This is a predicted structure of a 73-nucleotide RNA (c-di-GMP-I-GGC riboswitch aptamer) from uncultured Rubrobacter sp.
RNA sequence: UGAUAAAGGCAAACCCGUCGCGAGGCGGGGACGCAAAGCUACGGACCUCAAGAAAAAGGUGGCCGGGUUGCCG
Repeated sequence: UGAUAAAGGCAAACCCGUCGCGAGGCGGGGACGCAAAGCUACGGACCUCAAGAAAAAGGUGGCCGGGUUGCCG
């Protein structure tokens, strides 16, 4: 540094099961994409919270930044 190649990796929507009030999580199927789409809620953003609101509390790492580890060329 990610144009190209090889070996491999991850897996959006959607469907099924399951957990959760919910955002969503997990497992299976499935591939839109991804060079950190590995990990981390630290800053911002967005989303949820049982009738409303959202202070407290949660969710998203496949929204951006930071931190940290790392394959191949």
The coordinates come from a structure-prediction model, not an experiment, and the mean pLDDT is 83. The model forms 95% of the base pairs in the Rfam consensus. The RNAcentral record of the sequence draws on MGnify.